[in-house]
RNA sequence: AGAGUUUGAUCCUGGCUCAGGAUGAACGCUGGCGGUGUGCCUUAGGCAUGCAAGUCGGACGGGAUUUACACCUUCGGGUGUAAUGAGAGUGGCAGACGGGUGAGUAACGCGUAGAUAUCUACCUCGUAGUGAGGAAUAGCUCAUCGAAAGGUGGGGUAAUACCACAUAGUCCCUCAGGGGUAAAGGCUUCGGCCGCUAUGAGAGGAGUCUGCGUCCUAUCAGGUUGUUGGUGGGGUAAUGGCCUACCAAGCCUAUGACGGGUAGCCGGUGUGAGAGCACGACCGGCCACAAGGUCACUGAGACACGGGACCUACAUCUACGGAUGGCAGCAACCGGGAAUUUUGCGCAAUGGGCGAAAGCCUGACGCAGCGACACCGCGUGUGGGAAGAAGUUCUUCGGAAUGUAAACUACUGUGGCGAGGGAAGAAAUUUUGACUGUACCUCGCUAGAAAGCACCUGCUAACUACGUGCCAGAAGCCUCGGUAAUACGUGGGGUGCAAGCGUUAUCCGGAUUUACUGGGCGUAAACAGUUCCGUCGGCGUCUUUGUAAGUUACUUGCUUAGGCCUGGGGCUCAACUCCAGAUCUGCAAGUAAGACUGCGAUGAUUGACUCCGUUAGGGCAAGCUGGAGGUCGAGAUUCCCGAGCGACAUCCGUAGAUAUCAAGAGGAAUACCAGUCGCGAAGGCGGGCUUCUAAAACAGUACUGACGCUCAGGGACGAAAGCUUGGGUAGCAAAAGGGAUUAGAGACCCCUGUAGUCCAAGCCGUAAACAAUGUCUGCUAGUUGCCUGCUUUUCUUUGCAUAUUUUCAUGCAAAUUAGUAAGUAUGCAUAAUGUAGUCGCUACCCUCAGGUAACCCGCUAAGCGAACCGCCCGGGGAGUACGACCGCAAGGUUUAAACUUAAAGGAAUUAAUGGGGGAGCGCACAACCGUUGGAGCACCUGGUCUAAUUCGAUACAAAAGCGAAAAACCUUACCCGGGGUUGACAUGUACCUGCACGUCCUGGGAAACCAGAAUUUCUUCGAGAGUGGUACACAGGUGAUGCAUGGCCGUCGUCAGCUCGUGCCGCGAGACGUCCACUUAAGUGUGGUAACGAGCGCCACCCUUGCUGUCAGUUACCCGUCUCUGAUAGGACUGCCCCCCCAUUGCGGGGGAGGAAGAAGAGGACGAUGUCAAGUCAGCAUGUCCCUUACAUCCAGGGCUACACACAUCCUACAAUGGAGCCGACAACGGGUCGCGACGGAGUAAUCCUGAGCCAAUCCUUAUAAACGGCUCCUCAGUUCAGAUUGAGGGCUGCAAUUCGCCCUCAUGAAGCCGGAAUCGGUAGUAAUCGCAAAUCAGCAGGUUGCGGUGAAUACGUUCUCGCUCCUUGUACACACUGCCCGUCAAGCCAGCAAAGUCAGCAACGCCCGAAGCGGGUGACCGUAACCAUUACUGGAGCGGCUCAUCUACGGCGAGGUUGGCGAUGAGGACUAAGUCGUAACAAGGUAGCCGUA
Repeated sequence: AGAGUUUGAUCCUGGCUCAGGAUGAACGCUGGCGGUGUGCCUUAGGCAUGCAAGUCGGACGGGAUUUACACCUUCGGGUGUAAUGAGAGUGGCAGACGGGUGAGUAACGCGUAGAUAUCUACCUCGUAGUGAGGAAUAGCUCAUCGAAAGGUGGGGUAAUACCACAUAGUCCCUCAGGGGUAAAGGCUUCGGCCGCUAUGAGAGGAGUCUGCGUCCUAUCAGGUUGUUGGUGGGGUAAUGGCCUACCAAGCCUAUGACGGGUAGCCGGUGUGAGAGCACGACCGGCCACAAGGUCACUGAGACACGGGACCUACAUCUACGGAUGGCAGCAACCGGGAAUUUUGCGCAAUGGGCGAAAGCCUGACGCAGCGACACCGCGUGUGGGAAGAAGUUCUUCGGAAUGUAAACUACUGUGGCGAGGGAAGAAAUUUUGACUGUACCUCGCUAGAAAGCACCUGCUAACUACGUGCCAGAAGCCUCGGUAAUACGUGGGGUGCAAGCGUUAUCCGGAUUUACUGGGCGUAAACAGUUCCGUCGGCGUCUUUGUAAGUUACUUGCUUAGGCCUGGGGCUCAACUCCAGAUCUGCAAGUAAGACUGCGAUGAUUGACUCCGUUAGGGCAAGCUGGAGGUCGAGAUUCCCGAGCGACAUCCGUAGAUAUCAAGAGGAAUACCAGUCGCGAAGGCGGGCUUCUAAAACAGUACUGACGCUCAGGGACGAAAGCUUGGGUAGCAAAAGGGAUUAGAGACCCCUGUAGUCCAAGCCGUAAACAAUGUCUGCUAGUUGCCUGCUUUUCUUUGCAUAUUUUCAUGCAAAUUAGUAAGUAUGCAUAAUGUAGUCGCUACCCUCAGGUAACCCGCUAAGCGAACCGCCCGGGGAGUACGACCGCAAGGUUUAAACUUAAAGGAAUUAAUGGGGGAGCGCACAACCGUUGGAGCACCUGGUCUAAUUCGAUACAAAAGCGAAAAACCUUACCCGGGGUUGACAUGUACCUGCACGUCCUGGGAAACCAGAAUUUCUUCGAGAGUGGUACACAGGUGAUGCAUGGCCGUCGUCAGCUCGUGCCGCGAGACGUCCACUUAAGUGUGGUAACGAGCGCCACCCUUGCUGUCAGUUACCCGUCUCUGAUAGGACUGCCCCCCCAUUGCGGGGGAGGAAGAAGAGGACGAUGUCAAGUCAGCAUGUCCCUUACAUCCAGGGCUACACACAUCCUACAAUGGAGCCGACAACGGGUCGCGACGGAGUAAUCCUGAGCCAAUCCUUAUAAACGGCUCCUCAGUUCAGAUUGAGGGCUGCAAUUCGCCCUCAUGAAGCCGGAAUCGGUAGUAAUCGCAAAUCAGCAGGUUGCGGUGAAUACGUUCUCGCUCCUUGUACACACUGCCCGUCAAGCCAGCAAAGUCAGCAACGCCCGAAGCGGGUGACCGUAACCAUUACUGGAGCGGCUCAUCUACGGCGAGGUUGGCGAUGAGGACUAAGUCGUAACAAGGUAGCCGUA
């Protein structure tokens, strides 16, 4: 410090799991010793027995008993003195400490830091005192009640018990005059000591109060009536609603009140790098409790664990009337539980109580015992000992491992046994040791008592054999197991730890997986639908100044001890322990600083707001109004279909549709403009006009002066659908109806059609309400637009002003004047347009930077910063249940758990695939020709049959005229029957035979074989070779597994693909190259290009053939070579010319010349990376398993040839393009000596007889090759077609022809008249048609392989079918679409929910009852030593009882609340190899999908 696990692979997100440490542990197996610790976590369940708190005679009255002495004696004993001093009592102190437990408690309970209105026995230090009286009482005694426990009455008695009195400087109260309040003695060595009283101070202790901190839950949001405060009073040691009366109405709360659940808190412990998280055993501090509750008394202190009263439950005793008890003290017992010890020893030490002391008491404590429960230490031996025993395991059979391990030998003694010695712990002068004859030391003996557990596929250190065969089982996760399991079980071996080792449970860690340190939210989980309004809260511009709350520095106090840490010391070391230091991150007080934050004050203007002037807009609301189209429609014209669909049908129409014309009615929506446009917070907004109203932008830089930003809760708005009421309804259209489609069709399509859609008013409050991207603010290169303002400038339009020229008018003329009209120039204004700049808004682009898992984002950020809010934490269950709130309802908002699961998911990559797209190819389709499918026969297969019908192949010209290029025997593997067993076949060893083997004969037999007989080898004479027999190794197996394999082969496919090196890109899988354009039969080539090259394929090289030359020529031809045969060489390359295309490269196309051949000339061989666990263990080889007088082997016979049927492949036909007869013509490849066999002869023929020639270019096959040509007959019929079947007679081969061969002759003469759906082959010497040869072979060819003869038709073209290639796109597929996958139903099982009800708990409320008890009230009641009075009887004060009321525990009743258990049944959910029905989603998933709603 990380690792495994989602995928074919990758990166990311994200969960699950593991490795570490720990424990008051438990369980399994095992177990030698010692030290130190530790040990009921569960029933705060119940407890037999013993012990755990007593002590003091120096406070007191007494005194049993015993001893000594003396006296007396009736000898029993008694009395006295002196000792001893039990048990009980009065009195004092202590039983409030020590010890236990953690039920309750979420609290001033605890922690920490402070405060004071208080008390304090014993102890310490002071001051002052301790005088003088009285009355009782227990014990005791007598009597008495009771079973007991216990009590009652009479009598008498003591005190450091009790009560007055005196004294009182101090003390208390006070109105400041005064008033009130004490005591106890004991011992003595006579010195004093111990006490007592009052008071002050201290120490230690206790009480109370306060700040801060202290778990989960909002599906607990309001709580509270002594409640909050005040006044008076009471009460307490003391403050205070602590209590009470009255008054006021407060007090707490989103910084979480109140309620519910859980829990003792802390020092610390475990873990962790730390921050944290979890825990609170032992030890220490505090608190609470003592069977469950309530209560007070005593006391310095208690509301009291081993005191008391009462109630309840339980238990014990009982004479039935009553009594008694409280182990959560130490042991022990029962119970519960996975689980936790001895009814031990001792006060020796430490500490405590009492006492003057001795001392007594002490289950506190010190020790011992039990438990591997934990930590620490030690041991179970050490040295030597084989190229290495035996056994075991494995094996390639050679060996290897166990393994120096053992044996054996030499030592040692931790430990064990025995013997001897023997502490410390004792302080403090004497005494005193439970542990203990312990630790330790010495001596002797003894290798002797003493090793296991888990694991060994990966994570994770460590591998093999056998068994098992998805079984048995394993498993922390991924997963392992279906006949070769390093994963199951066992053995061997190994690894790890070791007196332990594993498992289980729990905590922390890893987990940055709740993220303060230290995470995220476009698509993985995650931005609320919006935020115009905005509360609490959080955050907030600049200047000056004050302050000092935050902040910083320093000082002081506290932060117990112990622990942790550091350094030392002591036990032999360590654990353990002692000493010292440091730490204790905190709180408080004080001093100082004054930057920043806060607070107070002053000023500023840049944030924000406002004002003046303009501008654009489909912003909002209300009212008015227009046209186009559609529908309905009175009417008119016309006359039969129209509408609709992929195709139909329903539907409309002779009662007149549709079409055309056309009054009118009514509703909804607003063509063009229109845009990548504008406006709005979002939803959203579109004809025109008017009114009302909101926001924004620009310019001026005038005003205010931080007024701001974001906002939990809240308020408002919020598409569509839906709801309520009332209108409206043209079109469209859920539901509904009908018609189609379909296996079905509750759908898609069609015809109708109601809610609804529209309006008004009111609800609902959700959407994939999306940019799947919260709001605000600052910063960070650019380019190009759009819209709206402003500024600038150019041109144009219009208006005004000024200047000027001219015209007209007036006039006889000139001049002048007021005008008129036109032009020019300048200035200003106006509108439109363009340029440039700028503000705002809205877009696009790539890119610099940057970010991101990637996609992508990139000034409109998903970049770099700041502020605030919301949300997320694996998938499912589930946005569900329950509860609450809202709603008329539908439903919405908020929002779990049980259970289940190892993944779910994002982005990108490669492949595959799509009823996606683009491009291209192929006898793929199309065109043409001929088949198959129908018949008969042949042959193969399936099925069936059988004793056996041996086995294999068995989607695809990828099984089926296939292995098989020949099943009568043999083959032959199958069946029946009969034989022999080292074997039919191979090698070796040992022994026997003295002979072989073989041949012949005889007998049996179907044969194999068995029995017998005859004959009999070579030799170096060695039983040497050979042979036979016996025994042993072994042979043998066509037995299994082609899913253990080699080799070979099929197929996609002769398709054009498949890869590599370097480089470049990417985090990576991968990509580029191999892409694009053109082209090719081709990844063939050219050009472009982050690629450049290369390899396997393609092509070429090889063979055959077509042309030619040369050479050679037998047996060819027939006399020199024209044919022919063989060898060798040449020839073709788009090479030449012209044109087209063109990027003027390449490729391609057209024409021409030449040529035998022209665009790979034709055909063949040749088959890349790979796919199909394709085929073959029966060709061969081979691992493993199996058989061995049998699954091996030999023989005879049978079977593989069966036969209702089905399929594949052929043959022959159905006829006249034919059949029959006669005549006539032309091949090539091949084969031949156990052979081919001529000529001749016989036979109708098959064939036979004879046997020339030929080991072959010679002879034979071979002749007439057939189709073909000529002539004749047949004339459309089941025929002179067709030939199956059958009968008879023959021939051939062969031991053998019956099962089961072929051929010939005669006779017989079946089906069949061109073939349904469908389907196959073929693009040229091809199809079709015709014959010939060969292999196999004794014989058998309709099959196969070759050979030649005759010799076509067609191809427009690529829409469709099939297959293939490339690019691109989608994908939830990767076993890859024969994929994946959804829901109901049926079955099993599981948990939760609802449910009539039922049972139980908890807390509170109202009422009733009201024990003990504190305080209070009351009096004609009862009792009463101390004081007062009283002539003594009594009275008073006071006290007690009884009684009354308040408060109150327990109990009862009632009504609700809340929590849990059970619950017929109901609804949904999760899970479960092979159930049913469909096919919703993923490809355009075959109707795009999805969201909301009905």

The RNA shown here (small-subunit ribosomal RNA) has 1494 nucleotides and comes from an uncultured bacterium. The RNAcentral record of the sequence draws on ENA and SILVA. Its mean pLDDT, the model's own confidence on a scale to 100, is 80.